Molecule: transfer RNA
Organism: Oscillospiraceae bacterium
Order: sequence, then C1' cells, then structure tokens
RNA sequence: GCUCCUGUAGCACAACGGAGAGUGCAACGGUCUUCUAAACCGUGGAUCAGCGUUCGAUUCGCUGUGGGAGUA
Repeated sequence: GCUCCUGUAGCACAACGGAGAGUGCAACGGUCUUCUAAACCGUGGAUCAGCGUUCGAUUCGCUGUGGGAGUA
C1' cells in the first nucleotide's frame, strides 16, 4: 500500500429500519449497621465525525478517522 473486521455510559456488552437506546459491574445518594463491608432501593451518565437513502437510521450506503487482523 491493498483486503477484511470493528467503534453505543468510566469498563464489559445488548438493541428485525419504528415504542421512553437497555443489562451487569463501577460512581453518587438513601435504607440497614456502633462503623465498614454485604444486602436492598433510587439517581446521573452513551450511539466516533460528516454527508446521503428513508415517513423514520445505533442499524443501510459513501467519505474521513481511531482500533484490530491478514497479505507482499
């Protein structure tokens, strides 16, 4: 250089093109406890960027860009 895969909360992952984008852990607040931990309840937090297709895009297409793999 070329080809392929991949990018969603702090981390690990879900989400037939359609309903308020969810789950676990973490963080924060509360209950409980003499205190801490555990347990239980609650809260905040995310779609890599741009353009396009579509009534509707996390999902499809193009370009850029980060990461990974293969190849000479």